[in-house]
This is a predicted structure of a 480-nucleotide part of an RNA (small-subunit ribosomal RNA, 3' major domain) from a metagenome.
Context: one part of a larger RNA
RNA sequence: UGACGGGGGCCCGCACAAGCGGUGGAGCAUGUGGUUUAAUUCGACGCAACGCGAAGAACCUUACCUGGGCUCGAACUACUGGUAGUAAGCUUUUGGAAACAUUAGCUGAUCCGCAAGGAAGCCAGCAGAGGUGCUGCAUGGUUGUCGUCAGCUCGUGUCGUGAGAUGUUGGGUUAAGUCCCGCAACGAGCGCAACCCCUAUUCGAUGUUGCUAAUCCCGCAAGGGAUGCACUCUUCGAAAACUGCCUUCGAUAAGAAGGAGGAAGGUGGGGACGACGUCAAAUCCUCAUGGCCCUUAUGUCCAGGGCUACACACGUGCUACAAUGGCCGGUACAACGGGAAGCAAUACCGCAAGGUGGAGCCAAACCCUUAAAGCCGGCCCCAGUUCAGAUCGUGGGCUGCAACUCGCCCACGUGAAGGCGGAAUCGCUAGUAAUCGCGGAUCAGCAGGCCGCGGUGAAUACGUUCCCGGGCCUUGUACA
Numbered sequence: 001u002g003a004c005g006g007g008g009g010c011c012c013g014c015a016c017a018a019g020c021g022g023u024g025g026a027g028c029a030u031g032u033g034g035u036u037u038a039a040u041u042c043g044a045c046g047c048a049a050c051g052c053g054a055a056g057a058a059c060c061u062u063a064c065c066u067g068g069g070c071u072c073g074a075a076c077u078a079c080u081g082g083u084a085g086u087a088a089g090c091u092u093u094u095g096g097a098a099a100c101a102u103u104a105g106c107u108g109a110u111c112c113g114c115a116a117g118g119a120a121g122c123c124a125g126c127a128g129a130g131g132u133g134c135u136g137c138a139u140g141g142u143u144g145u146c147g148u149c150a151g152c153u154c155g156u157g158u159c160g161u162g163a164g165a166u167g168u169u170g171g172g173u174u175a176a177g178u179c180c181c182g183c184a185a186c187g188a189g190c191g192c193a194a195c196c197c198c199u200a201u202u203c204g205a206u207g208u209u210g211c212u213a214a215u216c217c218c219g220c221a222a223g224g225g226a227u228g229c230a231c232u233c234u235u236c237g238a239a240a241a242c243u244g245c246c247u248u249c250g251a252u253a254a255g256a257a258g259g260a261g262g263a264a265g266g267u268g269g270g271g272a273c274g275a276c277g278u279c280a281a282a283u284c285c286u287c288a289u290g291g292c293c294c295u296u297a298u299g300u301c302c303a304g305g306g307c308u309a310c311a312c313a314c315g316u317g318c319u320a321c322a323a324u325g326g327c328c329g330g331u332a333c334a335a336c337g338g339g340a341a342g343c344a345a346u347a348c349c350g351c352a353a354g355g356u357g358g359a360g361c362c363a364a365a366c367c368c369u370u371a372a373a374g375c376c377g378g379c380c381c382c383a384g385u386u387c388a389g390a391u392c393g394u395g396g397g398c399u400g401c402a403a404c405u406c407g408c409c410c411a412c413g414u415g416a417a418g419g420c421g422g423a424a425u426c427g428c429u430a431g432u433a434a435u436c437g438c439g440g441a442u443c444a445g446c447a448g449g450c451c452g453c454g455g456u457g458a459a460u461a462c463g464u465u466c467c468c469g470g471g472c473c474u475u476g477u478a479c480a
Base pairs, nucleotide, nucleotide: 001480002479003477004476005475007474008473009472010471011470012469013468015464016463019428020427021426022425023424026319027318028317029316030315031314032313033312034310035309042053043052064305065304066303067302068301069300070299077127079125080124081123082122083121088107089106090105091104094101095100110119111118112117130294131293133292134291135290139288140287141283142282143281144279146277151190152189153188154187155186156185157166158165159164170181171180172179196271197270198269199268201239202238203237204236205235207233210229211228215226216225217224218223242265245259246258247257248256249255321421325380326379327378328377329376330375331374337368338367339366342361343360347356348355349354387418392413393412394411395410396409397408398407434456435455436454437453438452439451440450
């Protein structure tokens, strides 16, 4: 100087408390451990591994296993020698699961050069190629974490033999090393904040594909057509919030409490943004790369299998256990998005999944697209039930060369566990939790996961003693 303390002081954070909903029990989904296996490819392991890499494992992917092939090779560069109906295309025989090996035939080139010849190609060889092989403890790059915590430092000066100190401590204040005051310090840098994006208000411009108040036309009406850009909205720009104003408190400061006005008030809400560093943290399987290793194989091609196994154990979820509910009928209101090898309407067929068909749309135009919870009416009457839907049987649909291992969906039948869950444990402070549906990426097909979107919409916070993590000052130390 740090680190540590079941030392002290001050102060924060859904850290506790207060409250709401869960997990831990059930069934299933998914990841992991373990076990099994020819293989169940590899990585990730407290927080910060375990719906993680994987935003799509039937083949492919694929890195694994079994078997069958190739050996200058699936792709790349250069050299040496050789080769001529050559390169390339089409047809063909045999073996085969294919890859591949093999056979016969037809067509038949290109570029440079006057030509000889050369290039390109093929064969042989050589240098090399290739490796998701090892080392993340040799590395770059990227990322997680402490932590959006308020800290981390430097120049000069001063103090100290020196390590170092001071500044950065102190009194207040703040979300903040934020600001004020003081002070042997005076300044400065990286962080904080602001500048950026979205959102909340108004104004101006804009006016089609959006909108429709007034006016006109058609129509019984719904509505349609004009008209218009008022309104909603789209896009662009501007304004607006600064403790600016008032009162009180405060050191007359920084600031704090209350109030006015205002769409918004004290950082308005949200995002992007992550200091010096820590964990030899993660990744050699994104990529790059040193070293090591393989070279008729640890490279490469193909078929099939595996990654989907199952006595078990754990994590993360979904669906429930019902009446604030379930079922049936009717009826209302979104937002974000996506669409040409695409989204697909009206109509018709089918109980349905879906099919036939194809209007329209390169989309503020058409389509995906009826949102669901909600509201109105009816049934159920507390029961393993008109709860719950696992499992299994049969029939069917879709994608795809192909759904046996191993896809999704529909219909009928079947109808398991489950009576709100031990010890323990998680999330959340407001348009949040809870609850309800919708869209998208990936994608031929496949979503209970992920990333977004809107609808309905709470309860509670006395307080900081305690648990966890953190910041500043101080103290002890036999630790570095």

The coordinates come from a structure-prediction model, not an experiment, and the mean pLDDT is 86.